[in-house]
Molecule: TPP riboswitch aptamer (THI element)
Organism: Chromatiaceae bacterium
RNA sequence: CCAAACAGCUGGGGGUGCCUGCGUAGCGGGCUGAGAGACACCCUUGGAACCUGAUCCGGCCUAUACCGGCGUAGGGAAGCUGAGCCAAGCGCCG
Repeated sequence: CCAAACAGCUGGGGGUGCCUGCGUAGCGGGCUGAGAGACACCCUUGGAACCUGAUCCGGCCUAUACCGGCGUAGGGAAGCUGAGCCAAGCGCCG
């Protein structure tokens, strides 16, 4: 001197379902969830955030959700700054 964790900044990506009432382009109530159009939340290549396959398959539920499979599948949005114990490694001095 050098890594990751971690923190910050800037930019970018993404989802928005199910049940139910009504006077039904919509509004209200309930459910799950981080988030169900939020000045919010999640994710950002070490990438299951999210999309495709998929109106998919099995379990479960009124349904969504949830669990497993598909899945070592195919796609998917990044840079900077700070910080940095020990050891190893590299450089310098003795």